[in-house]
Context: one part of a larger RNA
Molecule: small-subunit ribosomal RNA, 5' domain
Organism: metagenome
RNA sequence: GAACGAACGCUGGCGGCGUGGAUAAGACAUGCAAGUCGAACGGUGACUAGAGGGUAGCAAUAUUUUCUAGUUAUAGUGGCGAAAGGGUGCGUAACACGUGGGUAAUUUGCCGUGAGGUUCGGGAUAACCUGCCGAAAGGUAGGCUAAUACCGAAUGUGACUUUUGGAAGGCAUCUUCUAAAAUUCAAAGCUGGGGACCGAAAGGCCUGGCGCUUCAUGAUAAGCCCGCGGCCUAUCAGCUUGUUGGUGAGGUAAAAGCUCACCAAGGCGAAGACGGGUAACUGGUCUGAGAGGACGAUCAGUCACACUGGAACUGAGACACGGUCCAGACACCUACGGGUGGCAGCAGUCGAGAAUCUUUCACAAUGGGCGAAAGCCUGAUGGAGCGACGCCGCGUGGGGGAUGAAGGGCUUCGGUCCGUAAACCCCUGUCAUCUGUGAACAAACCUUUCUAUUUAAAAGAUGGAAAGCUGAUAGUAGCAGAAGAGGAAGGGACGGCUAACUCUGUGCCAGCAGCCGCGGUAAUACAGAGGUCCCAAGCGUUGUUC
Numbered sequence: 001g002a003a004c005g006a007a008c009g010c011u012g013g014c015g016g017c018g019u020g021g022a023u024a025a026g027a028c029a030u031g032c033a034a035g036u037c038g039a040a041c042g043g044u045g046a047c048u049a050g051a052g053g054g055u056a057g058c059a060a061u062a063u064u065u066u067c068u069a070g071u072u073a074u075a076g077u078g079g080c081g082a083a084a085g086g087g088u089g090c091g092u093a094a095c096a097c098g099u100g101g102g103u104a105a106u107u108u109g110c111c112g113u114g115a116g117g118u119u120c121g122g123g124a125u126a127a128c129c130u131g132c133c134g135a136a137a138g139g140u141a142g143g144c145u146a147a148u149a150c151c152g153a154a155u156g157u158g159a160c161u162u163u164u165g166g167a168a169g170g171c172a173u174c175u176u177c178u179a180a181a182a183u184u185c186a187a188a189g190c191u192g193g194g195g196a197c198c199g200a201a202a203g204g205c206c207u208g209g210c211g212c213u214u215c216a217u218g219a220u221a222a223g224c225c226c227g228c229g230g231c232c233u234a235u236c237a238g239c240u241u242g243u244u245g246g247u248g249a250g251g252u253a254a255a256a257g258c259u260c261a262c263c264a265a266g267g268c269g270a271a272g273a274c275g276g277g278u279a280a281c282u283g284g285u286c287u288g289a290g291a292g293g294a295c296g297a298u299c300a301g302u303c304a305c306a307c308u309g310g311a312a313c314u315g316a317g318a319c320a321c322g323g324u325c326c327a328g329a330c331a332c333c334u335a336c337g338g339g340u341g342g343c344a345g346c347a348g349u350c351g352a353g354a355a356u357c358u359u360u361c362a363c364a365a366u367g368g369g370c371g372a373a374a375g376c377c378u379g380a381u382g383g384a385g386c387g388a389c390g391c392c393g394c395g396u397g398g399g400g401g402a403u404g405a406a407g408g409g410c411u412u413c414g415g416u417c418c419g420u421a422a423a424c425c426c427c428u429g430u431c432a433u434c435u436g437u438g439a440a441c442a443a444a445c446c447u448u449u450c451u452a453u454u455u456a457a458a459a460g461a462u463g464g465a466a467a468g469c470u471g472a473u474a475g476u477a478g479c480a481g482a483a484g485a486g487g488a489a490g491g492g493a494c495g496g497c498u499a500a501c502u503c504u505g506u507g508c509c510a511g512c513a514g515c516c517g518c519g520g521u522a523a524u525a526c527a528g529a530g531g532u533c534c535c536a537a538g539c540g541u542u543g544u545u546c
Stems, first nucleotide, its partner, number of pairs: 001546004006542005013394006019387002026350003030347003035080003040077002043074014087305003097229007106222002111218008119153004128143006158185002161182009189210006197204002231277003238268003243265008280302004284295004307328005330341004358384001360383003366380001367378004397427004407418004431487001433482005446468009490535005495516003501530005511518002
């Protein structure tokens, strides 16, 4: 000199863009952060319309009940999602990360493309009803019922496994293609429309859409293996028994001591094994002419973790932050028998600390989940709020004005400095203030109309065109007008380094200080004042890095 996720002191006008728990991975009150689908299913409730019955009434009517149709809401079964997104950096010196490869040793829900199939049956169970136990959390017995829930059978384009034959290729085990035989293995329905024909009707039948199932292939995502690279320490020199290798078996999606039985005695190491300390890694950031050095906040990629330790279940995917089980610590409820919880999600509280924000608005946009769709959910995200925490921009006025005013400082008492500075005169209107006007971010989805394809079809579906609907930010940005210099300057330094000097007070005292050093009676070095210098909405100090 530069830099900072900074803090502290004094001061503080506005805006834009960023950024903000670095310490206690300490403990957490409260609210929200993962739901959705009624076009998978049986119920239940409400509303509307129609029909029938009962009661009161002479009747109109009122009321009650049953059925049918439609709309709507939803506890439960079922499906998909919840493994993404979001947070933190404890652990980890490791194939964790980076980079380059391998997989002839592998998996991949949803999505794209292609080829087939979607037949016939069965038994349950929740909800619901009736009991019982419990303070609660909840549990238990009996009975009824549905499905795209569960199970059996059929079929087999095909796939798996085994055997036999042929061809091509490679990297050793082999791989690929192809032919034959045998074994095993599937499935579910929902919804829109309809001319002829059949049928009393439902429907058959025809035609769309969404599903389901088998296989191939692509894409995406992931698993595993290997070469190389990146901390300190020898006041750590020897380490190792599943250890190193083999055979066989088990195991996994998959290779492998991954696990086990047996056999052999190997394997690593001064090119630093083993041990100890520290640490998430990278793209990058800061500094520097560079080489290097230091760091790894925000943003992006990967990894690890989710109160602490362990375990598996479900699933395409987890050994699962807002799932389950066990143990522990802590906290809460209790009728003392027993239960409940997990902010390193967004806000917020306490604590410790020099120190780090609102218990805000919206799903309008982007993206995600579910759904045919309308739509619902989304503390992701988009915004606003707070903090001079940082960077950048703007302003606090401009021109004229000498009785060089008053006042203050210095003085050799003559004067001189603050100083064109002020007053005063003439202007301007940035920002702030007030008034008015007023955005972009919106195009889709969807609805209506027209049209092309499919089709028997003016249904329906798909594609195209036109019109309509949707804004949290926000009455914000911007623009126009009004008034008036009116509302807006401080901090540090002045002995040398280092730009900037005098007076008064103090008297080795009080104090200053980054280094040298100042202060003991004329201190440009302490304290105050006037003046000057530097930077400026900041200026200094402290800490850290180069």